[in-house]
c-di-GMP-I-GGC riboswitch aptamer from a Candidatus Bipolaricaulota bacterium, 81 nucleotides, folded computationally. It was read from a public genome assembly, where an Rfam model found it.

RNA sequence: CCUGAAAAGGGCGAACCCAUCGUAAGGUGGGGGCGCAAAGCUACGGAUCCUGAGUUAAGCAGGAUGGCCGGACUGCCAGGA
Numbered sequence: 001c002c003u004g005a006a007a008a009g010g011g012c013g014a015a016c017c018c019a020u021c022g023u024a025a026g027g028u029g030g031g032g033g034c035g036c037a038a039a040g041c042u043a044c045g046g047a048u049c050c051u052g053a054g055u056u057a058a059g060c061a062g063g064a065u066g067g068c069c070g071g072a073c074u075g076c077c078a079g080g081a
Stems, first nucleotide, its partner, number of pairs: 001080004011036002016031006034067001040073001042071001044070003047065006
């Protein structure tokens, strides 16, 4: 650097429920476990969602989603170069 998740040690934590923050999308904590070899991190690009003014619409501004996709950075184990 590449490949993989068989082994070993592990890690994360979907839906849903409770509490709480937020106009909302959604976030946080606890329970819970669908799944994940980066389901670690980062809103940089695309995409989607929410709000606002305005509008026939498209667009514009702000916010959200990292488990929608890609990129940047970082990482355990095994095999190969």